[in-house]
RNA sequence: GGUCCUGUAGUUCAACGGAUAGAACGAGAGUUUCCUAAACUCUAGAUAGCGGUUCGAUUCCGCUCGGGACUA
Repeated sequence: GGUCCUGUAGUUCAACGGAUAGAACGAGAGUUUCCUAAACUCUAGAUAGCGGUUCGAUUCCGCUCGGGACUA
């Protein structure tokens, strides 16, 4: 250089083209406890970027960027 795969909370993963983008772990606060842990309750937190298709895009298409595999 070429071909292909991939990108969603801090992490691991969900989400027929249509719901307020969800869950677990983690973080913060509270209840409980003499304290800690555990348990319970609550809170914050994400679609890599720019365009296109569509009534509607996390999902489909193009380019760019990041990561990975194979190959010369």
The RNA shown here (transfer RNA) has 72 nucleotides and comes from a Bacteroidales bacterium. The coordinates come from a structure-prediction model, not an experiment, and the mean pLDDT is 81. Taxonomically the source falls in Bacteroidales (Bacteria, Pseudomonadati, Bacteroidota, Bacteroidia).